Description:
This is a predicted structure of a 70-nucleotide RNA (transfer RNA) from Lophiodes caulinaris. Its mean pLDDT, the model's own confidence on a scale to 100, is 80. The sequence is in RNAcentral, with records from ENA.
C1' cells in the first nucleotide's frame, strides 16, 4: 500500500425494542479476625456523518490495535 478482523464497565464478554452478565472496587451482614458466603451500591457502547419511528448493532468516514500478503 492492499486484504480482512476488531474498538462496550479497571478486566473478559454478550444485545435493532429500559446497555445486560462475570469477575473487580465498595459499603454492610456473617467471623475472635482472615478467607468463604449472603445482600445492597459502582462503573461502559472510539470520534463524525447517514439510514431508521427506533443504532452498542446497518452504511460510509477518520483514529487505534491485530493478522495475512507485496
Nucleotide at each position: 500500500c492492499a486484504a480482512g478482523g476488531g474498538g462496550u464497565a479497571g478486566u473478559u464478554u454478550a444485545a435493532a425494542g429500559u446497555a445486560g452478565a462475570a469477575u473487580g472496587c465498595u459499603a454492610g451482614c456473617u467471623u475472635u479476625g482472615g478467607g468463604a458466603g449472603c445482600u445492597g451500591g459502582u462503573g461502559g457502547u472510539a470520534g463524525g456523518g447517514g439510514u431508521u419511528a427506533a443504532a452498542g448493532c446497518c452504511c460510509c468516514u477518520u483514529c487505534c490495535c491485530c493478522u495475512u500478503g507485496a
The source organism's lineage runs through Eukaryota, Metazoa, Eurypterygia, Lophiiformes and Lophiodes. Rfam family: tRNA. Rfam classes the family as a transfer RNA. From the family's description: Transfer RNA (tRNA) molecules are approximately 80 nucleotides in length.